[in-house]
Context: one part of a larger RNA
């Protein structure tokens, strides 16, 4: 000096982001226990008191010598009941500062935010409001299901059958889930509009067996025409599905859920009234909120002082109703804010022990 333990006047959180840490509580009997509460909690709720040992004495429980009675037919019954042993009181005395005497061995409360809870996670920085959950609802699947593995045979589902099984969302419970299907997906559709490859072959194009014409009368010549069947080239008309337009339906499908200006007899504000766009304009509940930028928003409360926090207001930059919306007993190594206790966290240091480093020797 550092560590790891222990003491500390006097205050008691003034320490720090933040009571980190440490201290403090701590067993077992007995008394008493509140708000709320989904009646089960909450509770070990807070908050007292009591505890050693020893001697009297009193109740109780095990055992049960002996003695007594009894139909002692062996077996046995009944009753009392020494001692020995164990729990529980009473009272009256001993010793200590201190009797759950050490070791072990809950701190306690109001408030609030998220999550209903028990669980599960980032093996080796995150345990959490994250996941899951039980319940909720929509979607699919009629069984050789759907859906999933596999090229295939097959196999899971499932030796199951819609009170099933697969998928998607939310996520106990109360009280609820408003308004748009204009878009974007899905489900359904009787015509109609388009639209593949096939089918169809109207028209045409090549090639030429043949047959004309000129030309040099001469050839198995030359040049120019028409052209039949074949084979081919290209191809209209007609026909033809699913899709796409089209008409419907569906939001606990994916989302979406307006603006100007004007108005009351103080002033302010607008129940109202005009206008423009919309698919429809934000209901109920909640709101500077885990959302609120201005923002330390304004009032209230809590302090001597309070950017947190509680409780209201609403001008909601930019909540809002199963991407659930408000609420709620219990529950949490979650977070915030408060109170008692409690202390070396601090004012503000001290000492003692141990280990250790470091300096002299």
């Nucleotide at each position: 000096c550092u560590g790891u333990g222990g003491u500390u006047a006097a205050g008691g959180a003034a320490u720090u982001c933040g009571g980190c840490a440490a201290a403090a509580u701590g067993c077992c009997c007995c008394c008493g226990u509140a708000a709320c509460u989904u009646u089960g909690g909450a509770a070990g709720a807070a908050g007292g008191g009591g505890g050693a040992c020893c001697g009297a004495u009193g109740u109780u429980g095990g055992u049960g010598a002996g003695c007594a009675c009894u139909u002692u037919u062996u077996c046995g019954g009944u009753g009392u009941g020494a001692g020995c042993u164990g729990g529980u009181g009473u009272u009256g005395g001993u010793c200590g500062c201190a009797g759950a005497g050490a070791c072990c061995a809950g701190a306690g409360a109001g408030a609030a935010g998220c999550g209903a809870c028990u669980g599960u996670u980032u093996a080796c920085c995150a345990a959490a409001a994250a996941c899951a959950c039980a319940g909720g609802u929509c979607c699919g699947u009629g069984c050789g299901a759907a859906g999933a593995c596999g090229u295939a045979a097959g196999u899971c589902g499932a030796u199951g059958u819609a009170u099933a099984c697969g998928g998607a969302c939310u996520g106990a419970c109360g009280c609820c889930u408003g308004c748009c299907c204009g878009g974007u997906g899905c489900u359904g559709g009787a015509a109609g509009g388009u639209u593949a490859a096939g089918a169809g072959g109207a028209c045409u194009g090549g090639u030429u067996a043949g047959u004309g014409g000129c030309c040099c009368u001469u050839g198995u010549g030359g040049c120019u025409g028409c052209g039949a069947a074949g084979c081919u080239g290209a191809g209209a008309a007609u026909u033809u599905a699913a899709g796409c337009c089209c008409c419907a339906g569906u939001a606990a499908a994916c989302g979406g859920c307006g603006g100007u200006g004007g108005u009351a007899a103080c002033u302010a504000u607008a129940a109202c009234c005009a206008u423009c766009c919309u698919a429809a304009g934000g209901u109920a509940g909640c709101g500077a909120a885990a959302u609120u930028c201005c923002u330390u928003g304004u009032c209230g409360g809590g302090u001597a002082a309070g950017u947190u926090c509680c409780g209201a207001c609403c001008u909601g930059c930019a909540c809002g109703a199963a991407u659930g919306g408000c609420g709620u007993a219990a529950c949490g190594a979650c977070u915030u804010c408060u109170c008692u206790g409690c202390u070396g966290u601090c004012u503000c240091a001290a000492c003692c022990a141990c280990a250790g480093g470091c300096c002299c020797g």
Molecule: large-subunit ribosomal RNA, domain IV
Organism: seawater metagenome